This is a predicted structure of a 352-nucleotide part of an RNA (large-subunit ribosomal RNA, domain IV) from a bacterium.
Context: one part of a larger RNA
RNA sequence: UCCUCCUUAAGGAACUAGGCAAAAUCACCCCGUAACUUCGGGAGAAGGGGUGCCGGAGAAGUGAAGCCCUCCGCGGGCACAGCUUCAAAGGCCACAGUAAAGAGGCCCGGGUGACUGUUUAGUAAAAACACAUCACUCUGCUAAGUCGCAAGACGAUGUAUAGGGUGUGACACCUGCCCGGUGCUGGAAGGUUAAGGGGAGUGGUCAGCCGUAAGGCGAAGCUACGAACUGAAGCCCCAGUAAACGGCGGCCGUAACUAUAACGGUCCUAAGGUAGCGAAAUUCCUUGUGGGGUAAGUUCCCACGCGCACGAAUGGUGUAACAACUUGGGCGCUGUCUCGAGGAGGAACUCG
Repeated sequence: UCCUCCUUAAGGAACUAGGCAAAAUCACCCCGUAACUUCGGGAGAAGGGGUGCCGGAGAAGUGAAGCCCUCCGCGGGCACAGCUUCAAAGGCCACAGUAAAGAGGCCCGGGUGACUGUUUAGUAAAAACACAUCACUCUGCUAAGUCGCAAGACGAUGUAUAGGGUGUGACACCUGCCCGGUGCUGGAAGGUUAAGGGGAGUGGUCAGCCGUAAGGCGAAGCUACGAACUGAAGCCCCAGUAAACGGCGGCCGUAACUAUAACGGUCCUAAGGUAGCGAAAUUCCUUGUGGGGUAAGUUCCCACGCGCACGAAUGGUGUAACAACUUGGGCGCUGUCUCGAGGAGGAACUCG
């Protein structure tokens, strides 16, 4: 010096990113216990008192023998003792009585997630996942869907109060506007449109014909192309649909101080963000501004509303209970600290 422990004057979080660590609390009995609440809870809330030994008033339970009654039964009643339990007064000793060991610290405010659960085997346990609930959607049974080339199987020995998919995430109050785009559903008049059908027409070849020749023309057949016309779904098109994917404006002016703008004008849009919430797990500017708490507060709480860039099942706002979650404050307590010190055991190191 390191590791694991023990003690510590005065102070008591001044430590630190943060009370991390440690200390404190702790059992049982009695008293007592707030807001809030889904009336279950919160709650061991909080906060107090007691605990050894002697003693045994008194109380309770059981109750042999005995006595009485008897319908005679393993029946009923009274009941001194005995046994068991609780235990007041009073007393005794100690610094100390759950005498050692083991054994909740508590309270107040905010955020998030309702809850119990689940998770990154080996850096993350959470606010993430799940969840009951709600909603949309598909599926009429040889169901939809899934696995498989198939047979076949699951779904299900189920049958729409069922099964699959998706989102949301207890509960309470709610869930606004937009269907122009994308998707889905429905529609079928018109446009477009494949193979196929169709075959106008064209080419090649060739009998033959013409020509002195070179060459030209060229029926049928065969063959290679091939126009019009016909031709489904889809797409275009027409509707519906947002708890489908998603989206939810700008500029200018205006009121008897100023400021602001209930009001007006104008442009654009499919429609221009409703309720509620809001410097928020979202706010850049920002330590916004005001208030609270502190002697002093970039955090915290309450409010304001210029929301860079909240907002309604990609759910909005609340919410008792719950949480090894997260944030702020307080009481208690302490070697975390002021600021160190002493001690124990084990190492390192030196000597042997």
Record summary: It matches the Rfam family "Bacterial large subunit ribosomal RNA". Model confidence (mean pLDDT): 87 of 100. It was read from a public genome assembly.